[in-house]
Predicted 3D model of a 75-nucleotide RNA (transfer RNA) from a Phycisphaerae bacterium. Taxonomically the source falls in Phycisphaerae (Bacteria, Pseudomonadati, Planctomycetota). The prediction has a mean pLDDT of 81. It matches the Rfam family "tRNA". Rfam links the family to the GO term triplet codon-amino acid adaptor activity. Rfam classes the family as a transfer RNA.
RNA sequence: GCCAACGUAGCUCAAUGGUAGAGCACUGGUUUUGUAAACCUGAGGUUGGGGGUUCAAGUCCCCCCGUUGGCUCCA
Numbered sequence: 001g002c003c004a005a006c007g008u009a010g011c012u013c014a015a016u017g018g019u020a021g022a023g024c025a026c027u028g029g030u031u032u033u034g035u036a037a038a039c040c041u042g043a044g045g046u047u048g049g050g051g052g053u054u055c056a057a058g059u060c061c062c063c064c065c066g067u068u069g070g071c072u073c074c075a
Base pairs, nucleotide, nucleotide: 001071002070003069004068005067006066007065010024011023012022013021018055026042028040029039030038048064049063050062051061052060
């Protein structure tokens, strides 16, 4: 340099172009002599950045950035 996959909550991951969610973690509570566990509850998102298409974009198109893997050139 080329190709492919990926980027969504603190972490790991979902979401058929039509209300952005789950588990764990975290807050508060119930329970317990106490702790853990269990149960209930709450909070947490510019969906990597920009632009385009559309009534409507995490999802489709273009450019850029980053991560991973593969390939290749020069010395």